This is a predicted structure of a 416-nucleotide RNA (Bacterial RNase P class A) from a Myxococcaceae bacterium.

RNA sequence: GGAGUGGCCCGGGUGAACGCCGGCUGCCGCAGCACGGGGCAGCGGGAGGAAAGUCCGAGCUCCACAGGGCAGGGUGCUGGCUAACGGCCAGUCGGCGCGAGUCGAAGGACAGUGCCACAGAAAAAAGACCGCCACGGGACGCCGGCGACGGCGCCACGAGGCAAGGGUGAAACGGUGCGGUAAGAGCGCACCGCGGUCAGGGCGACCUGACCGGCACGGCAAACCCCACCCGGAGCAAGAGCCAGCAGGGAGCGUUCCGUCCCCCCCGGGGCGGAACAGGGGCUGCCCGCCCCCCGUCUCCCGGGUCGCUCGCUGACGAGGCUUCUGGGCAACCAGGGCCCUAGAGGAAUGUUCGCCGCCCGCGCGGGGGAGACUCCGCACGGGAACAGAACUCGGCUUACAGGGCCACUCCGGCU
Numbered sequence: 001g002g003a004g005u006g007g008c009c010c011g012g013g014u015g016a017a018c019g020c021c022g023g024c025u026g027c028c029g030c031a032g033c034a035c036g037g038g039g040c041a042g043c044g045g046g047a048g049g050a051a052a053g054u055c056c057g058a059g060c061u062c063c064a065c066a067g068g069g070c071a072g073g074g075u076g077c078u079g080g081c082u083a084a085c086g087g088c089c090a091g092u093c094g095g096c097g098c099g100a101g102u103c104g105a106a107g108g109a110c111a112g113u114g115c116c117a118c119a120g121a122a123a124a125a126a127g128a129c130c131g132c133c134a135c136g137g138g139a140c141g142c143c144g145g146c147g148a149c150g151g152c153g154c155c156a157c158g159a160g161g162c163a164a165g166g167g168u169g170a171a172a173c174g175g176u177g178c179g180g181u182a183a184g185a186g187c188g189c190a191c192c193g194c195g196g197u198c199a200g201g202g203c204g205a206c207c208u209g210a211c212c213g214g215c216a217c218g219g220c221a222a223a224c225c226c227c228a229c230c231c232g233g234a235g236c237a238a239g240a241g242c243c244a245g246c247a248g249g250g251a252g253c254g255u256u257c258c259g260u261c262c263c264c265c266c267c268g269g270g271g272c273g274g275a276a277c278a279g280g281g282g283c284u285g286c287c288c289g290c291c292c293c294c295c296g297u298c299u300c301c302c303g304g305g306u307c308g309c310u311c312g313c314u315g316a317c318g319a320g321g322c323u324u325c326u327g328g329g330c331a332a333c334c335a336g337g338g339c340c341c342u343a344g345a346g347g348a349a350u351g352u353u354c355g356c357c358g359c360c361c362g363c364g365c366g367g368g369g370g371a372g373a374c375u376c377c378g379c380a381c382g383g384g385a386a387c388a389g390a391a392c393u394c395g396g397c398u399u400a401c402a403g404g405g406c407c408a409c410u411c412c413g414g415c416u
Stems, first nucleotide, its partner, number of pairs: 001412010012357007020046002023043006048387001052398002055396005060235004067288004072231005077091005092106001093104004107226002112224002114220003129166002131162003135158002138155001140153005174192006193215001194213008239311004248302005254277010279293005320340004325336004359384004364379006
C1' cells in the first nucleotide's frame, strides 16, 4: 500500500419566520346539568436502529373456580444465561475458506413402513455391457523342422475362472500402496476407515492412546415414524364503565317415583314441591371430570336500536433506561453502586421557507510530503444527501440502508 474478517458508533448542525400535537399553571366564555369541546397568556416536552416483517417468546385482559388424558403443535449435539423463546454465550463434531472466520434442519436407519426415477450388468447380500486369464477343437499368417509336429500372433465358437481396470449414474458392497495369482479379489500385509475391549483427559458432547478382529445389509427421517423435553385458548378490534335509544314476536322442551292440594261416582286428570335419570350451555378439536341451567342468561326463525363518550393508553416503578464505577464469570450475563423518568395521536401531530456551516461526488487552479505506490491542505463552480415514521408494552430473530468514523484480527506485495 492492497484485499478481506468480526464488532461498535454517527447518519446532519445552527439561526429566523410562519404552522401542528400533548402536559402543567392562570384567566375567559360556550353548552347545558354525562363525558366533553373552544379562546388567550406563560413554562416544558414531541419517532427508530430498524418504528418494518408479524416470525417466536412474554407481561396484561377475558374464558374461569380450576384439573387429567388423547389428538395437535414446537424444539432436537453438550454445558451455561434468561421472565421465557425456535434467542444469546462458550464448547464438541462436521461442511466451506490459505487464513482471520463462517454455516449446520447436529437424537435414532438393527422398532416398523416406504423411496432411490432414467441410465446402467447390477441400487442392498444386486451383478457382467466393454473387458482380463487360461482350456477345447477349428480357420488364417509367420518361424523352426525331411516329416510327424512344435512355438508365436490373430479371428470366431464352446464351456470355465474374475469383479481388480473401463463404462453408466447423485450414489456401485471400503480407500491407497505392496505382495501374490493363470488373471484377479482383504486373498495376505502396511497405513487410513469400520467394529469391539481397555486405559487416560473432560461436568459433558467428545478427544487421545493401546490391543484384538479381515471386517461391509448403502443412502434418504428438510419421508411417514420412534425417542427425549416443552406447550390451555383467544387476543388491546383483549377487556371495563357511562350516556342515549329501540320493539319485540313466534316455535322447541321430557321419563319415573314420592309427598301434598284441587276436579271427579269410579277409572282417571291437573297444579305445587322434592329426588333420580335424561337433556341443554361453558371449559379449543375430542373424552373424562368440574361448574351453571331445567319455561332458562338455552336452541332455532323473523325483526328493531346503538355503531357516541371515557378508561385501558403512558412511558408514572417497569424482566425500566444509561453507566471506559466495583466484584464474580473466557463469555453471554449476575450482584451491588451512581444518575435518570424520556411522544401519547384517535383518520391519526413534530412540517414549510430562507440564510450560514458541515458531509459526499465531479471538474479546475495553487501549495506541501513521500523511494515509490500515493497522499495532505486551501480556493472556486456544479450536483447530491440512504432505509424509512410510533398506535398496549417489552426480550429476540429476519429484512432494508447513500455516506462517514473507530477498534481488533487475517492474507498478499513492496521498501527501509
The sequence was found by an Rfam model in a public genome assembly.
Rfam family: Bacterial RNase P class A. By type it is a ribozyme.